A computed fold for a 72-nucleotide RNA from a Chloroflexota bacterium, annotated as transfer RNA. The source organism's lineage runs through Bacteria, Bacillati and Chloroflexota. It matches the Rfam family "tRNA". Rfam's curators write: Transfer RNA (tRNA) molecules are approximately 80 nucleotides in length. The same sequence occurs in records of 3 taxa. Its mean pLDDT, the model's own confidence on a scale to 100, is 84.

RNA sequence: GGGCUUGUAGCUCAGCGGCAGAGCGGUCGGCUCAUAACCGAUUGGUCCCAGGUUCGAUCCCUGGCAAGCCCA
Numbered sequence: 001g002g003g004c005u006u007g008u009a010g011c012u013c014a015g016c017g018g019c020a021g022a023g024c025g026g027u028c029g030g031c032u033c034a035u036a037a038c039c040g041a042u043u044g045g046u047c048c049c050a051g052g053u054u055c056g057a058u059c060c061c062u063g064g065c066a067a068g069c070c071c072a
Base pairs, nucleotide, nucleotide: 001071002070003069004068005067006066007065010024011023012022013021018055025043026042027041028040029039030038048064049063050062051061052060
């Protein structure tokens, strides 16, 4: 220098055009002598950034930024 992949909740990840989700975690309560486990409720995100396409974008297109891999 060129190519590819990834970027979504505190963490690990789903979601492939029409209201943003799960597990773990946090908080409150139950259970227990108590802690853990377990059970119930609850809490969560400018979807990396900026443009574009579209009636409508996490999703498609372009350009950046960051991380990883490959080639030279």